[in-house]
């Protein structure tokens, strides 16, 4: 100097779910949806009581069910620290 990966920003792309009321963009009722976040658990491991243990998997707290926002993620560029070398 110094890759992958990691985190953070910034551009793209990003699903899925409704009706009624109420008269106001919001609020109820019932139903639905899963891709923020959160909760759960299997091989499997271990000091084996119990503990650790993933997901796009299962819950629906939470969030969402025009439209904005948000959106796991997936691509590009950039920043930082760490570090293989």
């Nucleotide at each position: 100097c110094g890759a992958c990966g990691u985190c953070c920003u910034g551009c793209g792309g990003g699903a899925g779910a409704g009706c009624c009321g109420u008269c106001a963009u919001g609020c109820g009722g019932c139903g639905c949806c899963g891709a923020a976040g959160g909760a759960g658990c299997a091989a499997c491991c271990g000091c084996c009581c119990c503990g650790g243990g993933a997901a796009u998997c299962u819950c629906u707290c939470a969030g969402g069910c025009a439209c904005c926002a948000g959106g796991a993620c997936c691509g590009c560029a950039g920043g930082a620290a760490c570090c293989a070398g």
Predicted 3D model of an 85-nucleotide RNA (Glycine riboswitch aptamer) from an Acidimicrobiia bacterium. Its mean pLDDT, the model's own confidence on a scale to 100, is 83. Lineage of the source: Bacteria > Bacillati > Actinomycetota > Acidimicrobiia. The model forms 91% of the base pairs in the Rfam consensus. Rfam family: Glycine riboswitch aptamer. About the family: This family represents the bacterial glycine riboswitch.